This is a predicted structure of a 384-nucleotide RNA (Bacterial RNase P class A).
Rfam family: Bacterial RNase P class A. By type it is a ribozyme. Its family is annotated with ribonuclease P activity, tRNA processing and dimeric ribonuclease P complex in the Gene Ontology.
The sequence was found by an Rfam model in a public genome assembly.
RNA sequence: CGAAUCAGACGGAUGGCUACUCCUGACCUUUGGUUGGGGGAGGAAAGUCCGAACACUCUUUCGCUUCGGCGGAUGUCGCGGUAAUGGGUAACGCCCACCCUUGAUGCGGUGACGCAGCAAGAGGACCAGUUCCACAGAGACAAUACUAUCCAGUUUCGAUUGGAGAAAGGUGAAAAGUGUGGUUAAGUAUUAAUUUGAAGCUGAGAUAUCUCUUUGAAUUAUUGCUAGAUCACUCGGCUCUCAGUGAUGAGAUGCUUGUGGUAAACUCUACCUAGUGCAACCCUUUUAAGGGGCUUGAUUACGUCGGUAACGACGCUAACAGACAGAUGGUCAUCGUCAGCUCUCGGGCUGAUACAGAAUUCGGCUUAUAGUCUGGUUCGGUUA
Numbered sequence: 001c002g003a004a005u006c007a008g009a010c011g012g013a014u015g016g017c018u019a020c021u022c023c024u025g026a027c028c029u030u031u032g033g034u035u036g037g038g039g040g041a042g043g044a045a046a047g048u049c050c051g052a053a054c055a056c057u058c059u060u061u062c063g064c065u066u067c068g069g070c071g072g073a074u075g076u077c078g079c080g081g082u083a084a085u086g087g088g089u090a091a092c093g094c095c096c097a098c099c100c101u102u103g104a105u106g107c108g109g110u111g112a113c114g115c116a117g118c119a120a121g122a123g124g125a126c127c128a129g130u131u132c133c134a135c136a137g138a139g140a141c142a143a144u145a146c147u148a149u150c151c152a153g154u155u156u157c158g159a160u161u162g163g164a165g166a167a168a169g170g171u172g173a174a175a176a177g178u179g180u181g182g183u184u185a186a187g188u189a190u191u192a193a194u195u196u197g198a199a200g201c202u203g204a205g206a207u208a209u210c211u212c213u214u215u216g217a218a219u220u221a222u223u224g225c226u227a228g229a230u231c232a233c234u235c236g237g238c239u240c241u242c243a244g245u246g247a248u249g250a251g252a253u254g255c256u257u258g259u260g261g262u263a264a265a266c267u268c269u270a271c272c273u274a275g276u277g278c279a280a281c282c283c284u285u286u287u288a289a290g291g292g293g294c295u296u297g298a299u300u301a302c303g304u305c306g307g308u309a310a311c312g313a314c315g316c317u318a319a320c321a322g323a324c325a326g327a328u329g330g331u332c333a334u335c336g337u338c339a340g341c342u343c344u345c346g347g348g349c350u351g352a353u354a355c356a357g358a359a360u361u362c363g364g365c366u367u368a369u370a371g372u373c374u375g376g377u378u379c380g381g382u383u384a
Stems, first nucleotide, its partner, number of pairs: 001380010012335007020040009042355001046366002049364005054277004058075001060073005080272004085097004099123001100121004105116004124268002129266002132261002146169002149164006177235001179233005187225003191221010203210002236257001237255002239252005281292004299318001302315005336353007
């Protein structure tokens, strides 16, 4: 410098004129008007996917009562939801830290694999029970002995019956820990040499015979292949010790060591969970309207302290929409940003400027977003 990826911020500014609406001061002819001052749509306001505040109703129950009711506690069962561990929060399916698994990338290793940061997680339990694991295979779980091997019989000598054991072979994703690299036996393959048997028939030779080709067997040698043996090692499980709040990790010893897989399968375990929802509800009153709820909040900015962090405590600071068929606009000018063209390199011209509008409020998640800026991680290039 470039690319990828992750996170965050902004997403228009200023001035004039004018329109709408809320709060407030003064005045007036007071269902309102005039005038002065102050305010007026987001990072997602969207989706309505979670959680709560608040309102009323209900279950069970306690106390008080002027018997009208008031106040407090509670949420069984079930439907439903969540799920590594530890924290945060009003709470959550959210946030923070951290563990493990998987993935791609880089590095190390002959290799099985290991280490590092990043990303994702569908992360409790498979001896409580049930289900399923096609085909192949003897057999797919508290399952199993097909071929080969060993033992004992039968035999028409082809074979066959019973038993043993589980190192070999076969099937398969998986079948009694999972594998990697090496050494090598029995054995096996190739090559060469020697010996020898058979067949053929080239050539030589007076016959015997020699030579040549093919093929079988034996011996020797070389080079390979291969373990159930042996050496070194990787990963998992069990056991013990140590560290940690914990999930878990590290180390050591031995192992002839399956306690198979599957729960976003049914299920079981632990925890959470009453219902309806601001169109909730309350007041007035002429039963159809008006008013309230309606904006001071688990709020904002800043500082100090505690904490790895999320966040908490304390101090101080600010007043920043409240509409109701639903306001928060329009226009002019100058800039900003981006793109294109051009340039005498001072600049000029043209066009564009994202996603998108509060409706009780708040904490999250998810989705949309022209463009600009900041930072982290990884990779590549260049320079020193």